Background
Bacterial RNase P class A from a Planctomycetota bacterium, 376 nucleotides, folded computationally. The source organism's lineage runs through Bacteria, Pseudomonadati and Planctomycetota. The sequence was found by an Rfam model in a public genome assembly. The prediction has a mean pLDDT of 76.
[in-house]
RNA sequence: AGAGUGGGUUGGGCGACCGCCGGUUGAAAAACCGGAGGAAAGUCCGGGCAGGACAGGGCACGGUGGUGGCUAACAGCCACCCGGGGUGACCCGAGGGAAAGUGCCACAGAAACUACACAGCCGAUGGUCCCGACUUGUCGGGACUCAGGCAAUGGUGAAAUGGUGCGGUAAGAGCGCACCGCGGUACUGGUGACAGUUCCGGCUGGGCAAACCCCACCGCCUGCAAGACCAAGCGGCUGGUACUCGGCCCGGGUAUUAACAGCAGGUAGGUCGCUUGUCGAAAGGCAGAGCCAACUGGUAACAGUUGGUCAAGAUAAAUGGCCGCCACCCGCCUUACGGCGGGAGACAGAACUCGGCUUACAGACCCACUCUUUUU
Numbered sequence: 001a002g003a004g005u006g007g008g009u010u011g012g013g014c015g016a017c018c019g020c021c022g023g024u025u026g027a028a029a030a031a032c033c034g035g036a037g038g039a040a041a042g043u044c045c046g047g048g049c050a051g052g053a054c055a056g057g058g059c060a061c062g063g064u065g066g067u068g069g070c071u072a073a074c075a076g077c078c079a080c081c082c083g084g085g086g087u088g089a090c091c092c093g094a095g096g097g098a099a100a101g102u103g104c105c106a107c108a109g110a111a112a113c114u115a116c117a118c119a120g121c122c123g124a125u126g127g128u129c130c131c132g133a134c135u136u137g138u139c140g141g142g143a144c145u146c147a148g149g150c151a152a153u154g155g156u157g158a159a160a161u162g163g164u165g166c167g168g169u170a171a172g173a174g175c176g177c178a179c180c181g182c183g184g185u186a187c188u189g190g191u192g193a194c195a196g197u198u199c200c201g202g203c204u205g206g207g208c209a210a211a212c213c214c215c216a217c218c219g220c221c222u223g224c225a226a227g228a229c230c231a232a233g234c235g236g237c238u239g240g241u242a243c244u245c246g247g248c249c250c251g252g253g254u255a256u257u258a259a260c261a262g263c264a265g266g267u268a269g270g271u272c273g274c275u276u277g278u279c280g281a282a283a284g285g286c287a288g289a290g291c292c293a294a295c296u297g298g299u300a301a302c303a304g305u306u307g308g309u310c311a312a313g314a315u316a317a318a319u320g321g322c323c324g325c326c327a328c329c330c331g332c333c334u335u336a337c338g339g340c341g342g343g344a345g346a347c348a349g350a351a352c353u354c355g356g357c358u359u360a361c362a363g364a365c366c367c368a369c370u371c372u373u374u375u376u
Base pairs, nucleotide, nucleotide: 001372002371003370004369005368006367007366008365009364010363012326013325014324015323017321018320020035021034022033023032024031025030037347041358042357044356045355046354047353048352049223050222051221052220061219062218063217064216065215066080067079068078069077070076081095082093083092084091085090096214097213101212102211103208104207105206118154119153120150121149122148125147126146127144128143129142130141131140132139133138134137162180163179164178165177166176167175181203182201183200184199186197187196188195189194227272228271229270230269236263237262238261239260240256241255242254243253244252245251276287277286278285279284288310290309291308292307293306294305295304296303297302328343329342330341331340332339333338
């Protein structure tokens, strides 16, 4: 210099004017204070909180799945192991079990999992035939490819019954051997996943569990439109009153109209939940998975201590518009300071709250590291 890998920050600043939402003060007018994000998004996980259900246990259903740790919890994070990819920084992996059972493996192929043989090789052994020899029922040679043997080679496929080599054989084959792979024993190291070494087994038994299933662990259901309170109008019930059934009481029935009293539930609507809570007159104290710093411990995630701080709260939904200056980019002029002209500004917007994940993002900046080339 070029090409990359991993991670992080920012997402314009100041001012004037006109508005919008909330709060405090005020009789009012008005004044002052606060007013979106890193993702507020998708609503995909996990907590808090609320209501319902619930003795305990089990079934069913759902989720998770290498190991160790972190956390309130998680499908999150950190560190490591194993497998795969990359020259490398580094990236990717739902990463338990296929030797409990069931199922599936399209097309092609002989054959897709318990057997099989399409092309092909052999035909040692047995059989049939031919030739030769003689000791006349044996020996030698040849043919057939009939029985039979084989799976090396070819072909199919994503995948073909461990791989390579040597020996061996009629041809072959873990049939034998060496190395590699696989499975197991022992030892060593490690908390562990696992790794290394030694010895044994010729290897029976291909893949798929984000197929059923098995194992281990976890999980009640619904969600702020949760839920709590207040409560018009209409209606309901009770009492009273009137009439009626009845000789009277009790009791029943009807009416009570715009205009009797009471009660309960509860719609519209409202308040709270709700933006820190709680105690206190205040000052302030206490609490919080809250936020921000510093320090300490830890490789790290994270934890602890101290100090500061508590920051929008709307409900059809406010957080906006416009102007000026600066900053940014481009062009021109200028030695330079600077001047003039033009331009861009992304993704997106709270709705009970918090921790994550995922996705979107114009432009600008920073840190660590890798590879290649060149120079010193």